[in-house]
Molecule: small-subunit ribosomal RNA
Organism: Candidatus Peribacteria bacterium RIFOXYC2_FULL_58_10
RNA sequence: CUAUCGAAGAGUUUGAUCCUGGCUCAGAGUGAACGCUAGCGGUGCGCCUAACACAUGCAAGUCGCGCGGCCCGCAAGGGCAGCGGCGAACGGCUGCGUAACACGUUGGUACCUACCCCGCACUCAGGGAUAACCUGCCGAAAGGCGGGCUAAUACCGGAUAGUUCCCGUGAGGGUAAAGCUUCGGCGGUGCGGGAGGGGCCUGCGGCCUAUCAGUUUGUUGGCAGGGUAACGGCCUACCAAGACUAUGACGGGUAGCUGGUCUGAGAGGACGACCAGCCAGAAUGGGACUGCGACACGGCCCAUACUCCUACGGGAGGCAGCAGUGAGGAAUCUUCCGCAAUGGGCGAAAGCCUGACGGAGCGACACCGCGUGAAGGAUGAAGCCCUUUCUGGGUGUAAACUUCUGUUCUGAGGGACGAAAUUUUUGACGGUACCUCAGGAGAAAGCACCGGCUAAUUCUGUGCCAGCAGCCGCGGUAAGACAGAAGGUGCAAGCGUUACUCGGAAUUACUGGGCGUAAAGCGUCCGCAGGUCUUCCUGUAAGUCUGGCGUGAAAUCGCGGAGCUCAACUCCGCGCACGUGCCGGAAACUGCAGGAAUAGAGUCACUCAGAGGCAUCUGGAAUGCUGUGUGUAGGGGUAAAAUCCGUUGAUCCACAGUAGAACGCCAAAAGCGAAGGCAGGGUGCUGGGGGUGUACUGACACUCAUGGACGAAAGCGUGGGGAGCAAACGGGAUUAGAUACCCCGGUAGUCCACGCCCUAAACGAUGCGUGCUCGGUGUUGGGAAUUUCAAUCGUCCCAGUGCCUUAAGCUAACGCGGUAAGCACGCCGCCUGGGUAGUACGGCCGCAAGGCUAAAACUCAAAGGAAUAGACGGGGACCCACACAAGCGGUGGAGCAUGGGGUUUAAUUCGAUAAUAAGCGAAGAACCUCACCCAGGCUUGACAUCUUGGAAAUCCCCUGGAAACAGGGGCGUGCCGCAAGGAAUCCAAAGACAGGCGCUGCACGGUCGUCGUCAGCUCGUGCCUUGAGGUGUACUGUUAAGUCAGCCAACGAGCGCAACCCUCGUCCUAUGUUGUUUUUUCAUAGGAGACUGCCGCCUCCAAGGCGGAGGAAGGUGGGGAUGACGUCAGAUCAGCGUGGCCUUUAUGCCUGGGGCAACACCCAUGCUACAAUGGUCGGUACAAAGGGCAGCGAACCCGCGAGGGGGAGCCAAUCCCACAAAACCGGCCUCAGUUCGGAUUGAAGUCUGCAACUCGACUUCAUGAAGCUGGAAUCGCUAGUAACCGUGGAUCAGCUACGCCACGGUGAAUACGUUCCUGGGUCUUGUACUCACCGCCCGUCAACUCAUGAAAGGCAGGGGCGCCUGAAGCACCUUUACCCGCAAGGGGGGGUACCACGGCGACACUGCUGAUUGGGAGUAAGUCGUAACAAGGUAUCCGUAGGAGAACCUGCGGAUGGAACACUUCCUUA
Repeated sequence: CUAUCGAAGAGUUUGAUCCUGGCUCAGAGUGAACGCUAGCGGUGCGCCUAACACAUGCAAGUCGCGCGGCCCGCAAGGGCAGCGGCGAACGGCUGCGUAACACGUUGGUACCUACCCCGCACUCAGGGAUAACCUGCCGAAAGGCGGGCUAAUACCGGAUAGUUCCCGUGAGGGUAAAGCUUCGGCGGUGCGGGAGGGGCCUGCGGCCUAUCAGUUUGUUGGCAGGGUAACGGCCUACCAAGACUAUGACGGGUAGCUGGUCUGAGAGGACGACCAGCCAGAAUGGGACUGCGACACGGCCCAUACUCCUACGGGAGGCAGCAGUGAGGAAUCUUCCGCAAUGGGCGAAAGCCUGACGGAGCGACACCGCGUGAAGGAUGAAGCCCUUUCUGGGUGUAAACUUCUGUUCUGAGGGACGAAAUUUUUGACGGUACCUCAGGAGAAAGCACCGGCUAAUUCUGUGCCAGCAGCCGCGGUAAGACAGAAGGUGCAAGCGUUACUCGGAAUUACUGGGCGUAAAGCGUCCGCAGGUCUUCCUGUAAGUCUGGCGUGAAAUCGCGGAGCUCAACUCCGCGCACGUGCCGGAAACUGCAGGAAUAGAGUCACUCAGAGGCAUCUGGAAUGCUGUGUGUAGGGGUAAAAUCCGUUGAUCCACAGUAGAACGCCAAAAGCGAAGGCAGGGUGCUGGGGGUGUACUGACACUCAUGGACGAAAGCGUGGGGAGCAAACGGGAUUAGAUACCCCGGUAGUCCACGCCCUAAACGAUGCGUGCUCGGUGUUGGGAAUUUCAAUCGUCCCAGUGCCUUAAGCUAACGCGGUAAGCACGCCGCCUGGGUAGUACGGCCGCAAGGCUAAAACUCAAAGGAAUAGACGGGGACCCACACAAGCGGUGGAGCAUGGGGUUUAAUUCGAUAAUAAGCGAAGAACCUCACCCAGGCUUGACAUCUUGGAAAUCCCCUGGAAACAGGGGCGUGCCGCAAGGAAUCCAAAGACAGGCGCUGCACGGUCGUCGUCAGCUCGUGCCUUGAGGUGUACUGUUAAGUCAGCCAACGAGCGCAACCCUCGUCCUAUGUUGUUUUUUCAUAGGAGACUGCCGCCUCCAAGGCGGAGGAAGGUGGGGAUGACGUCAGAUCAGCGUGGCCUUUAUGCCUGGGGCAACACCCAUGCUACAAUGGUCGGUACAAAGGGCAGCGAACCCGCGAGGGGGAGCCAAUCCCACAAAACCGGCCUCAGUUCGGAUUGAAGUCUGCAACUCGACUUCAUGAAGCUGGAAUCGCUAGUAACCGUGGAUCAGCUACGCCACGGUGAAUACGUUCCUGGGUCUUGUACUCACCGCCCGUCAACUCAUGAAAGGCAGGGGCGCCUGAAGCACCUUUACCCGCAAGGGGGGGUACCACGGCGACACUGCUGAUUGGGAGUAAGUCGUAACAAGGUAUCCGUAGGAGAACCUGCGGAUGGAACACUUCCUUA
């Protein structure tokens, strides 16, 4: 000089957000254990479980300077047991018990104290025994008995001391000792004092439980006595009836307490190993003896259990001392060395003893330190791993290699401190630490992790399997999450895991939380205890503050130093904190005492309003019933009906009577009440409240655990009453069912009186009281002043009751906002994740129903609140579409065609499956196609590139074969060239590789379908919100349109819409072949025209709409192309491309044949029909758009015809396909299975093609089926459209085309309109949906698993009570016989009281178990329904009661935490 040095978060509820809230993680720690691994040293620590049982050894002895004896020895001396003394009550171990004066701390004294210290006094003279020893005897032993001898610091009395102590009022009486000696001393006795130690008392402090609420009879106190070292019910007798308890007694559970330890920023929380203090215990229970001290761990007695010895008669024992053994357990050491040090006992001392202790050993159990090498070294070696190009990357200066060092290690040499006052002696550790030298990189690295949290990533394998996991969660064929590998990260002789504690957790909140909706305000009031309390003055000093003195052991902790090489560790000095006792001081605040005040509170006077309460009397309307009259066939009820009532006269109407219940209008968000609640009128009694006042009291107040009172509806008991309504119940409907919703009936009940019950969404989901904090506007009651002639209105005050919000503030938000959820104070109640569960058990209450109080096991990682964007609604508003409606024509019935399903098959290849598959891929399956099947063949391959060698290639013929192919033969050499060679082709060989219509469209690209040609989808900046997000894009008008306009915290912009493009319609100009030839038409190219431009009306003056004019065309003129952000893991790996996987003498390739064409059926799309608006025959007209050289193919001839022959013309405005048909004119048919219809079948042919059997089309003749307009249902179409009619083209040798695409001809009907069906858009609303309603989700039943309640009982345990028994022992009483003693007396014997163990009995309690039974929780795909979330299709929920397979239904009362619409009122704005 210094002495407190310090506070972090993350993951997980959602589509996303904010909040609430739990779970989980990162940190530190341990007497630890387990897994893998392991070089050295130091310092600590080491049975947490069975206070379970223990073999063996040791752990307390010592003194001959107290005494006698025996033995050895010549002696000196030594040894041995005994008597005697001191010690053995310390030290050591353990934590069972104990919730207690046990412990900690404070204070006290009715007390004791051997050894030690100081002081005073004394220490005299005697006596009788006894052990040892000798001897005899008993016993297996342990041990014991008899006889005989003897000593003492053993024992006994006497003297002295008369202090102390005892007795006694007092006088007085009584009570002590020990000697030994080497002569130094060591002892002994009494008294006084001290030190240290102990006993007892005491204030305060420190666990859980009230599902333990009352406990207690020596209990509480007193008096007397006993007992003790000492006070005391400590004990006894008597007297009194007390004592403790909500500030938690008593009971139950758990536990040794503390200094401290761990954690934490702290406050706290948890713990109490080692070390230290105290307590308790010594196999279990009881007891005393000795002693200064014990009710005694290594003493005694008794009882019990256990173990051992035994000759069966009896005996012995107690490791929770040190080692050690067994057992238990996840788990915890050597039967070591030494008294050298420190300490203890004895002794005068030498010394002896000491498992205390000092050391060593074992154990990575913990902490600390060191090492496993250092420097250089790139061919970036090999190996291994990864990899788009086949090059590269990683391990990696790492290794090899070179140079160096020597900690540790090994060997050798030296070698301590610890030992000391002191001269000598004495070291277990230990030849250890340490020092020196030598040797040699030699002998020394692992473990966990790598999805996020959390530092660190790839490959392979696996395929919801195997497995991982702390939480979230990974794994179903491309796993950074499993397993292995490579690489990396972290720590390191350790690393991980498990268990436990604190932290994070402000997640029990004192520091430092909350309660309107998240968990949480008691249903309401009264009120004792308790807590809190206005202004002023005085006193006091308990709290409070402050000074001093004492205590708060040491260790620990902090700071400064020191010693081990450092550190851990140890030592020295200093220091804080908290608590507490005593002595002073202060007096602001709190308390206490006294005095005063009036603002809180209360009283009084006057006055006011009111569905406040109780009792009683009374009124009218309505309803039901009854009577009479009138009157006739219906009434009633519903979405529609039926049950039901009615011709024995209903309903309806009139009059009269009767009964019970409820009170229209007034009436309101109004009023009253503490709440529940209260409504016709009158009267009586009665509670509370407001206002005003120069009255009175003088803090009398606020809140309130326990307690008390009131407390809707339902329900219960007794007795009444009963009109209407109406659980249950009966019937009718509805329905798949309908234990419901609807209807017809109907009993409890609803009503009254009395008595219970005590719960509700008992709600403002908001406890009570007080004060403070902008405004606006209603309303109820009262008042004041002013105003006025008067009454109003207006202004202001008090009290209540509503609304508004750009006040501030608060809130997670919604919202609250002087009636606070704002700012504060006082008091009470309540909450701490969800489920289990407001349940079980226990207790209290109740007649019962049930209420109040109130858990756990187990299980989940959430459960929730508010708000946001969507989606959805059997919610709302607006709008659109051939969506409906209005129309026309179809499909669904027949036959055929085509496609699909199914079935079949060797194969019937594959894909597409609601809309958005099914005349789709396929704009052409006889072979080919072809992917399928059967059979026969090939293996570097049918195809590509590379290497080597050779040869041109090609063409032709023969044999075998179904062909592919195999074998044989014949002809024959080209092109370029600078002359080297090259290009193409073929053959052979070898491998790299080819090939795959094999798999994955859920790995992809590209393309397509659909919502949808719907009007939407977004961005930048700004603004609003904590945020998700919103605004813009909403609103109003308008449009086909987010089209446009107006307005607006938005201003702009993009993709979409529209327009630009093509085509048709009118005109103009130009040109014109093959068209026309006069114009026109036609063709090609270019241009014009249409813009709500003009007029009128409407609308806000806008945008725009309606009508008109002109015009070929009028409000996007018709049609086409064009498809936003996105959705459907939509379709396609078989069109193509492509990642990965699979295959390689086959899943590749070639060939022949078959199949894709099958056929009981079902579906889809079409064609042709069923006929007269028709069929058939004959005649007569009018198109457009296309195609054509391996082609279209004319004329002409042949054939009934398909076609054949023929070959002109045409590369096409020229020629051909090519006659368009419906239409029109005329004839026949006359309603029929037909002159309708054409299927099917037979025969004969034509054409294409290597080839028409499976399996082509067409022609002719013959045949002539079903079918007479089509059930439920369903499709298309709004104008040149539908309908009807024909024509062409692609593909293609031909064609299964009736398909598809295109072309023209003839040419309609209807749309009032938007209620409904379908789809869509915008705004709004509700939501428990977000995989988004094809959503979510409830309960019974069935299956399995788990924990738990009840249960006839069973078992065990601790406990008190009563009774019996009564060992040892202390005390007391007694004793003839025995022993000792002179005696007194003692021993011994007997008895009494107390009492341990034990026994019996009833009792309550606790735990375990229990056939069966109750509910609960959980479990990929079980059954029945549909309760809830939207108005969830009967709004939901709460309480209660009844009913029902189940969710539930119904009655009564209540809540809004109900949608939509309407009305009223208030507020805001205009």